Context: one part of a larger RNA
RNA sequence: GCCAGCGAGUUGCUCGUAUGUCGCAAGGUUAAGGUCUUAAAACCGGAGCCGUAGCGAAAGCAAGUCUGAAUAGGGCGAUUAAGUGACAUGCGGCAGACCCGAAGCCGAGUGAUCUAGCCAUGGCCAGGUUGAAGCGACAGUAACAUGUCGUGGAGGACCGAACCCACCAGGGUUGAAAACCUGGGGGAUGAGCUGUGGUUAGGGGUGAAAGGCCAAUCAAACUCGGCGAUAUCUGGUUCUCCCCGAAAUGCCUUUAGGGGCAGCGUUACGGUAGUAUCUUGGGGGUAGAGCACUGGAUGGACUAGGGGCCCUACAAGGUUACCAAACCCAACCAAACUCCGAAUACCAAGAUUAUGAUCCGUGGCAGUGAGGCCGUGGGGGAUAAGCUUCAUGGCCGAAAGGGAAACAACCCAGACCAACAGCUAAGGUCCCCAAAUCCGGGUUAAGUGACAAAGGAUGUGGGAUUGCUUAAACAGCUAGGAGGUUGGCUUAGAGGCAGCCAUCCUUUAAAGAAAGCGUAACAGCUCACUAGUCAAGGAAUCCUGCGCCGAUAAUCUCCGGGACUGAUAAACCCGGUACCGAAGCUAUGGUCUUUCCGAUUUAUCGGGAAGAGGUAGGGGAGCGUUCCAUUAACCUGUGAAGCCUUUGCCGGAAGGCGGGGUGGAGGAGAUGGAAGUGAGUAUGCUGGC
Repeated sequence: GCCAGCGAGUUGCUCGUAUGUCGCAAGGUUAAGGUCUUAAAACCGGAGCCGUAGCGAAAGCAAGUCUGAAUAGGGCGAUUAAGUGACAUGCGGCAGACCCGAAGCCGAGUGAUCUAGCCAUGGCCAGGUUGAAGCGACAGUAACAUGUCGUGGAGGACCGAACCCACCAGGGUUGAAAACCUGGGGGAUGAGCUGUGGUUAGGGGUGAAAGGCCAAUCAAACUCGGCGAUAUCUGGUUCUCCCCGAAAUGCCUUUAGGGGCAGCGUUACGGUAGUAUCUUGGGGGUAGAGCACUGGAUGGACUAGGGGCCCUACAAGGUUACCAAACCCAACCAAACUCCGAAUACCAAGAUUAUGAUCCGUGGCAGUGAGGCCGUGGGGGAUAAGCUUCAUGGCCGAAAGGGAAACAACCCAGACCAACAGCUAAGGUCCCCAAAUCCGGGUUAAGUGACAAAGGAUGUGGGAUUGCUUAAACAGCUAGGAGGUUGGCUUAGAGGCAGCCAUCCUUUAAAGAAAGCGUAACAGCUCACUAGUCAAGGAAUCCUGCGCCGAUAAUCUCCGGGACUGAUAAACCCGGUACCGAAGCUAUGGUCUUUCCGAUUUAUCGGGAAGAGGUAGGGGAGCGUUCCAUUAACCUGUGAAGCCUUUGCCGGAAGGCGGGGUGGAGGAGAUGGAAGUGAGUAUGCUGGC
């Protein structure tokens, strides 16, 4: 892992509550116990309990009573009145209370054959080295001291096996091994190592101290018990069909992943209302706008005050391209500004139509109280986030189907069932791939289409405006572009062209005291401007459609792929006609639910209408298993149950009835009853493979 078996809402209560059925009813009912009995049942038993009257703390009074001085007011009651017992079911309470699961707490015991310390008694340490004290001899001293040589054999001394340890590396890591192997390493006469026996015990021991060790277990051992500890937590919770169908919000919470109440679901009973649309009547201070208030803020005008400068002994005065209050003009800004002010929304009344498991009340039973994305209006953030927090609507959640290549939420659309029928939605119609290589008009040349900004550009289509033009425009070409003059100043120089000032006059068809290049300065080359040549449009600006550049990212790509445009697209824009396209709608057949009408054999039939996606969850109806009771009549060795079966039939499902094989002794049906009553999931348990 697979298969088989086992495996989870149960039982008790003279507890509560609601619903259903039954009995009796202003009453209902017995408990312990007793009589009888094989037992069950039956019969006694009225103690007690609930109800029939309340009010008060109580005495107590009583349709009233309490408070109170009160014949007042007020509170709770009465006048509308049904209860009670049993059984069943839903839910709650107390109990282990649906099942499995802690870490832990406490008690009584068992452990020091591992390991820590200690006690007793034994054992072990190859070999080599160093050479302390003391002692002796000699030297030496007044005597000591001291020195030299020898002797001697000290040491938590030295090197290094056994022995003990475990510092480094490699291997091993489902190991040869639940701590090892290999090669190096440390101690090795010591606080050394070790055998045997003994001793200390769980909030206790022992510890050269690491919370170490106390039998592969230690921040409190192990075993059994309290014990089914507790678990606001996780997991699991077993047959079928039918109807409805949520929530992820508010307030409070030692509360935040849990609860209480409300909201939202379902169900029973009762009630008649609800919602949409239109009209009418309301209140409002949002969007917008505005500046009348409160504030902010720009320029100007005007003008207090201040600063600078001038003047000045002081006081005064003058001036100002400085700062600036108030007032005025112009133009602005505001969630906590408003002289104004919508659309919606909300409240109420009336009316038509539509809808009506819609609305309201009471009772039973819940679940939910982690939400998410998208659009819109806001706050936070950075006018970031698949971010966060509100409001409002939709969808997912709990929704399948078609489209968006794929894709909970986007677009279309809500799946009762069947089938090889039809029409459509979104979206599509060249091929993959169902349907137009459809029709009309225009655009794009970028494969734009098939990601992107500021910004940039004689891309190209459309529109508008201004001025020029056969008295010849625009572009090109030919020619001119002059004189006073090198204007004056400045300067080494300044001659159109470093800079400053001025910018005139003349000749002209026209020509700047010069728009640019150039020179040291001149020179030189162009330009403006003019003529000629040529011959018809040309210049500038603005608005707008579609394109171009801008365009560099980390594993593999922005049409889903093939592929698509040069007069006419399979791209884009506008218009049209067809078609395809879904579980939508229609048609055909069928099932069920609710409701209305009619009929009656009162639980059925006929007809009409509406409905049947669904998680948590509520309600309803059934199938099957084991056992029991009842049933005179059921099956069975001519083969029961069980098991096997690519076998037939019935039912909407759970399932049921047969056939065949096996098996070898019991088993069904009907009506009721009682449950150890249904398995795929619990890292479930046991067994097999």

Annotation: Predicted 3D model of a 689-nucleotide part of an RNA (large-subunit ribosomal RNA, domain II) from a marine metagenome. Its Rfam family is "Bacterial large subunit ribosomal RNA". Its family is annotated with structural constituent of ribosome and ribosome in the Gene Ontology. The coordinates come from a structure-prediction model, not an experiment, and the mean pLDDT is 82.